RNAcentral holds the sequence, with entries from ENA. Transfer RNA from Rasbora daniconius, 71 nucleotides, folded computationally. Its mean pLDDT, the model's own confidence on a scale to 100, is 83. Lineage of the source: Eukaryota > Craniata > Teleostomi > Actinopterygii > Rasbora. Its Rfam family is "tRNA". Gene Ontology term of the family: triplet codon-amino acid adaptor activity.
[in-house]
RNA sequence: AUCUUUCUAGUACAAAGUUAGUACAAGUGACUUCCAAUCACUUGAUCUUGGUUAAACUCCAGGGAAAGAUA
Repeated sequence: AUCUUUCUAGUACAAAGUUAGUACAAGUGACUUCCAAUCACUUGAUCUUGGUUAAACUCCAGGGAAAGAUA
């Protein structure tokens, strides 16, 4: 310098255009003499700016970040 891929909750992953979910973690309660384990409930996220669409994590474009290949 060119090309390719990825970006969703604190962490790891789903959602292949139609109400963003799961597990672990965290918080509250129950159980227990207490703690742990277990059970119930709760909180919390689409990298960013535009476009297409009745409707966008999803499709398109610009920007940002990370990784890889070639030179």